[in-house]
Context: one part of a larger RNA
Molecule: small-subunit ribosomal RNA, 5' domain
Organism: uncultured archaeon
RNA sequence: CCAGACCGCUAUUGGGGUUCGACUAAGCCAUGUGAGUUUUCCGCGAGGAAGCGAACUGCUGAGUAACACGUGGGUAACCUAACUUAAGGCAGGGAAUAACCUCGAGAAAUUGAGGAUAAUACCCUAUAGACUCUGGAUACUGGAAUGUUCCAAAGUCUAAAGCUUCGGCACCUUAAGAUGGGCCCGCGACUGAUCAGGCUGUUGGUGGGGUAAUGGCCCACCAAACCUUUGACCAGUAGGGGCAGUGAAAGCUGGAGCCCCCAGUUGAGUACUGAGACACGGACUCAGGCCCUACGGGGCGCAGCAGGCGCGAAACCUCCGCAAUGCACGCAAGUGUGACGGGGGGACCCCAAGUGCUCUUGAUUUUUUCAAGAGCUUUUGCCAAGUGUAAAUAGCUUGGCGAGUAAGAGCUGGGUAAGACGGGUGCCAGCAGCAGCGGUAAUACCCGCGGCUCGAGUCGUCUGG
Numbered sequence: 001c002c003a004g005a006c007c008g009c010u011a012u013u014g015g016g017g018u019u020c021g022a023c024u025a026a027g028c029c030a031u032g033u034g035a036g037u038u039u040u041c042c043g044c045g046a047g048g049a050a051g052c053g054a055a056c057u058g059c060u061g062a063g064u065a066a067c068a069c070g071u072g073g074g075u076a077a078c079c080u081a082a083c084u085u086a087a088g089g090c091a092g093g094g095a096a097u098a099a100c101c102u103c104g105a106g107a108a109a110u111u112g113a114g115g116a117u118a119a120u121a122c123c124c125u126a127u128a129g130a131c132u133c134u135g136g137a138u139a140c141u142g143g144a145a146u147g148u149u150c151c152a153a154a155g156u157c158u159a160a161a162g163c164u165u166c167g168g169c170a171c172c173u174u175a176a177g178a179u180g181g182g183c184c185c186g187c188g189a190c191u192g193a194u195c196a197g198g199c200u201g202u203u204g205g206u207g208g209g210g211u212a213a214u215g216g217c218c219c220a221c222c223a224a225a226c227c228u229u230u231g232a233c234c235a236g237u238a239g240g241g242g243c244a245g246u247g248a249a250a251g252c253u254g255g256a257g258c259c260c261c262c263a264g265u266u267g268a269g270u271a272c273u274g275a276g277a278c279a280c281g282g283a284c285u286c287a288g289g290c291c292c293u294a295c296g297g298g299g300c301g302c303a304g305c306a307g308g309c310g311c312g313a314a315a316c317c318u319c320c321g322c323a324a325u326g327c328a329c330g331c332a333a334g335u336g337u338g339a340c341g342g343g344g345g346g347a348c349c350c351c352a353a354g355u356g357c358u359c360u361u362g363a364u365u366u367u368u369u370c371a372a373g374a375g376c377u378u379u380u381g382c383c384a385a386g387u388g389u390a391a392a393u394a395g396c397u398u399g400g401c402g403a404g405u406a407a408g409a410g411c412u413g414g415g416u417a418a419g420a421c422g423g424g425u426g427c428c429a430g431c432a433g434c435a436g437c438g439g440u441a442a443u444a445c446c447c448g449c450g451g452c453u454c455g456a457g458u459c460g461u462c463u464g465g
Base pairs, nucleotide, nucleotide: 001465002464003463004462005461006460008458009457012353013352014351015350016349017348019346020345021311027309028308029307031306032305033304036052037051038050040049041048042047058265059264060263061262069188070187071186072185073184074183075182078181079180083177084176085175086174087173088172089171091125092124093123094122100115101114102113103112104111105110129157130156131155132154134152135151136150137149139148140147162169163168190236191235192234197227198226202224203223204222205221206220207219208218209217239261240260241259242258243254244253245252246251266287267286268285269284270283289300290299291298292297317343319342320341321340325339326337327336328335329334356376357375358374359373360372361371362370363369381401382400383399384398385397386396387395408454409453410452411451412450414434419449421448422447423446424445430437431436
C1' cells in the first nucleotide's frame, strides 16, 4: 500500500456488480410456500385410473488424501427415456380393477368386506423380430478377434393403441446417430518418520454367483503371495478445479459468492419403481429429537424461499410476478415453477456527481476569511406532465420554483504534513504501534482557539499478500 472481516463517529444523490448466517452450531425449527401437467378412459362434478415428469432445478461442504478432482487416453468389458435418420409394422381375442354404490372398523392416521364399469391400464394368441448356443466357411477392420459378415441346426424371450378439427399427433420392432452416463489406466496434487514395517478377501489362480459391464465386487476350493525409505501403513488437516487476493515478476495465500465436477439432504442401513435413484420436499427398518392421542395407536425432519430460536464480533422482507429467460406436461391454447425476473433492507465493493460561482462595499496592513448588498447557474431538492414497468419504484424527457436541502473523521514532539498559542493538571490523572512524554512555565495528558491530511467518508482491531 492492497485485500477479507468486525468496530467507533459521521453521512446528500445516481448507476453497476459473480455482495449479504461461509468462518461459530452439517445445531433445532412454529407458519406459509417451493412439482406438476395432459385428458386416452370412467364420472354431472368433485375425484379416480392411465401416461410423462418428479433422478432436472435449488441448497450446503459434514465426510472424502480418493481415479474424488484436473488433464490425456482406453472400453476387443458397457448402458442410454425423450430427440434425429433409415427399414418395416400397428392382426385376433379375453379377464379384471379404481373412482362409484351398499355394509362396516377406528379418537385419528388409516382401513376391511360385497357389488358394477372403462381405457393409450393388464393378460392370451398370431405375425415380424431379437437374443443365446452348437458346427462350418471365407473375407473385412485392427497392434491384437473374444468383433463384423455368410450358411445350417437347436433353444429361449416374445411387439403394438388409439385419438383427430382429417392438417396431423401418438403406438410397436430393428439398425444407426446424437446426447447423457458407468467402468479402467498414465501423469499432476497438503503436513508429520517423535508414524517403519503393513495386510488375511489380504495377493494371485480355477470354477461359479452377481451386474448394463470388467473385477475378490461376492462365494467355494487351491497356492502364499502383495505393498513399502521413489515413504507403504498410521495420524492430522482438507471437498477438487476454472479461478480470486497480492506482487514488477518469480512466488506466497485462499478455494464463501459465479461456472464445471464430486459428495450430502437429522445419524445409520436397505431395497422397490424406473431408461436413469439406492431417490432433499418417495417407501421400509433402527437410533436420537419433537408433536398429537380417546393410551389402542399415529405423525414430522427448512444444508429450498421467506421467517423464528440458539450460537456468536458477525450477516436482510414471513414482499410482487410468471411480463422476460429456462424447465415440466400438453397437438395447441395454456397450466405450474420462492428456478428465474423484479422490488424492499444493509456505510459489502466499484464508478460518477454535488454540497455553489461572480462582483461591489465594510471589518483586518495584504492574501485569506467573515458580514451586508447586487447578479448568475440549477447536478441534487420540491412540484407537474409524458415515457418507463406484468404492476409499481427507480431511471429518462420536458416545463416551473428555488442558493435554497447536503461535511465529517483522524491528527497536530519525532518517524510524519500541521502550534515553542492560552487555560487546567503536577511521576497524579492520563497518553503512547516504537522509542518515549507527565515530579509547577508539558508544542507529547485534559480542554479552548488555530493548523494539517483525507473526504461521504474517516479512524481503530484481527487475518493474508